Record summary: A computed fold for a 346-nucleotide part of an RNA from an uncultured Flavobacteriaceae bacterium, annotated as small-subunit ribosomal RNA, central domain.
Context: one part of a larger RNA
RNA sequence: UUGGGUUUAAAGGGUCCGUAGGUGGACUGCUAAGUCAGAGGUGAAAUCCCACAGCUUAACUGUGGCACUGCCUUUGAUACUGGUAGUCUUGAGUCAUUAUGAAGUGGUUAGAAUAUGUAGUGUAGCGGUGAAAUGCUUAGAUAUUACAUAGAAUACCGAUUGCGAAGGCAGAUCACUAAUAAUGUACUGACACUGAUGGACGAAAGCGUGGGUAGCGAACAGGAUUAGAUACCCUGGUAGUCCACGCCGUAAACGAUGGUUACUAGCUGUUUGGACUUCGGUCUGAGUGGCUAAGCGAAAGUGAUAAGUAACCCACCUGGGGAGUACGUCGGCAACGAUGAAACUC
Numbered sequence: 001u002u003g004g005g006u007u008u009a010a011a012g013g014g015u016c017c018g019u020a021g022g023u024g025g026a027c028u029g030c031u032a033a034g035u036c037a038g039a040g041g042u043g044a045a046a047u048c049c050c051a052c053a054g055c056u057u058a059a060c061u062g063u064g065g066c067a068c069u070g071c072c073u074u075u076g077a078u079a080c081u082g083g084u085a086g087u088c089u090u091g092a093g094u095c096a097u098u099a100u101g102a103a104g105u106g107g108u109u110a111g112a113a114u115a116u117g118u119a120g121u122g123u124a125g126c127g128g129u130g131a132a133a134u135g136c137u138u139a140g141a142u143a144u145u146a147c148a149u150a151g152a153a154u155a156c157c158g159a160u161u162g163c164g165a166a167g168g169c170a171g172a173u174c175a176c177u178a179a180u181a182a183u184g185u186a187c188u189g190a191c192a193c194u195g196a197u198g199g200a201c202g203a204a205a206g207c208g209u210g211g212g213u214a215g216c217g218a219a220c221a222g223g224a225u226u227a228g229a230u231a232c233c234c235u236g237g238u239a240g241u242c243c244a245c246g247c248c249g250u251a252a253a254c255g256a257u258g259g260u261u262a263c264u265a266g267c268u269g270u271u272u273g274g275a276c277u278u279c280g281g282u283c284u285g286a287g288u289g290g291c292u293a294a295g296c297g298a299a300a301g302u303g304a305u306a307a308g309u310a311a312c313c314c315a316c317c318u319g320g321g322g323a324g325u326a327c328g329u330c331g332g333c334a335a336c337g338a339u340g341a342a343a344c345u346c
Stems, first nucleotide, its partner, number of pairs: 004317003007300002012314001014201004021194003025088007033081002035077008049065006091191001092188003095184006103177007110154001114150008125136002162169002206247006215241002220236004258313006266291011295302002319346003328339004
C1' cells in the first nucleotide's frame, strides 16, 4: 500500500455554509466515449512456463510451442455508465393556510431578595464554628419600622418539557428578524447529497479601550486546625464576574456515536399538527423518552433517534513512552493556538 477499523480498546473534524471534486430519481429517442464481441497489425531476442533433444547426469545449451495479461486500426452490439434532445413528478424547493417554541437582536418595564444611606423604636451584644478566634458594636451595632439609592439575577410555573447548526437559550411586554412542522386537486421540474481548500459562528477563562461594581470571589491579609497547613473551615478582600466595542478560537465543545437516503417485529409515555369519532377513543405526520423481537456486538450494551441491512461523500486511526514536545511556517497585542517530527527507549 491493499485490507481492516473509528460509543467505551488508536481513531468522527466544536458546529454550520459552501468552491473544486466525487456521487446522483422515473420514461423515451439519438450517439457510441467508457463497456462487450469478431478480424487484422504489433507486442525484438534472451528470460519465465510446457514438451522434446544434446553434453555419462545436473547445472548449462539447443529446437518447437505457449505466454507476453498491453497498444493501434477496423467491423459490429447497445443492457449499464457517460454525452445529447425531449417528457414526468415521487427527491428538492416555492407559494398559500393553520400552528408552535426559554430561537436571535434592540427597547421599555415588574416584584422578591441583598447591600448601602437617612430617620424612628430599642439596649448589649452581634456574627461565626466541630469548638473558637480574627471581625462588627455604647461614636448605639445586631434586631425591627419607614423612605431613598444601586447593581446583578429572575422563586413558583418547570417537566427525560420546548427551541436552536453547534456553542447555547428562562420574569413580563413591544418592535424587528429568522426557523420548524402539518395540510393543499397550487407552482417550478432533478434545481439533489456530500464537501478537500475557504468562510461564518463558537461555553468558560484570558487580553485591549471606556464604563459599572450589590452579591459572589482567584490573588492577597488575618483567625483557626495541624507535627507542619503556602489547603479544607472562618473574617475580610483586589482582579474578575456585568455593559459597549474589538481580540482570543479552545473544552469531558460528549450521545465520548460525521452527514444524507432507503429498508427491517412490537409495547408504552410525552410535546405539537391533521383527519375521523359512538366523545371512550382510533388513524396519520413531525419531534422527544422508556422497554424489548430479529440482527449486531469482545462484552457492557445497542435495537426505526441503530452500534441492524445497504448506498454515496467527507474526516480520522495504525504499539506504549519520548510528545501534542522540538524545529520550521502561519495566526495572535499577549497568553497562546494551528500544523507537527526524529533520535533514543520498552
Annotation
Its mean pLDDT, the model's own confidence on a scale to 100, is 89.